[in-house]
């Protein structure tokens, strides 16, 4: 000092152009003498930042930050 690869819910990871899921955890109900476990319903997301390209971007392109690896 160059080069990969990653960065989406609290964790874990899908999803790769068309208004973001999933499993777990979290709320509340049922259910129980209670608890746990089961089942039902809900609530959480500027999809790291920033500009580009399109009719539209998490998806493509630059750049910047931030983690991990490689060379030197």
């Nucleotide at each position: 000092g160059c080069c990969c690869u990653c960065g989406u819910a609290g964790c874990u990871c899908a999803g790769u152009g068309g208004u973001a899921g999933a499993g777990c955890a979290c709320u509340u109900c049922a259910c129980u003498c209670g608890u746990a476990a089961u089942g039902a319903a809900g609530g959480g997301g500027u999809c790291a930042u920033c500009a580009g390209u399109u009719c539209a971007a998490u998806c493509c392109u630059g750049a910047u930050c931030g983690a991990g690896g490689g060379c030197u």

Source information: This is a predicted structure of a 72-nucleotide RNA (transfer RNA) from Microbacterium sp. The sequence is in RNAcentral, with records from ENA. Model confidence (mean pLDDT): 83 of 100. Its Rfam family is "tRNA". Rfam classes the family as a transfer RNA. Gene Ontology term of the family: triplet codon-amino acid adaptor activity.